[in-house]
């Protein structure tokens, strides 16, 4: 220098054009003498960034940043 791949909640990941979700974790309440377990409720996201296409973009296109793999 070239090709491919990953980036979404605190962590691990799903979601492949039409309201952004799960598990774990966190907070509150119930249960208990208390803790754990269990049950109920809740908070937490400019979907790496910018631009474009579209009625509508996490999703498609372009550029770019960061991690990884391969080639030279």
């Nucleotide at each position: 220098g070239g090709a491919c791949u990953c980036g979404u909640a605190g962590c691990u990941c799903a979601g492949c054009g039409g309201u952004a979700g799960a598990g774990c974790g966190c907070u509150u309440c119930g249960u208990u003498c208390a803790c754990a377990u269990c049950g109920a409720a809740g908070a937490a996201g400019u979907c790496g960034a910018a631009g474009g296409u579209u009625c509508g973009a996490a999703u498609c296109c372009u550029u770019u940043c960061g991690g990884g793999u391969c080639c030279a």

Background
Model confidence (mean pLDDT): 82 of 100. The RNA shown here (transfer RNA) has 72 nucleotides and comes from a Candidatus Parcubacteria bacterium. Its Rfam family is "tRNA". Rfam links the family to the GO term triplet codon-amino acid adaptor activity. The family's RNA type in Rfam is transfer RNA. From the family's description: Transfer RNA (tRNA) molecules are approximately 80 nucleotides in length. The RNAcentral record of the sequence draws on ENA.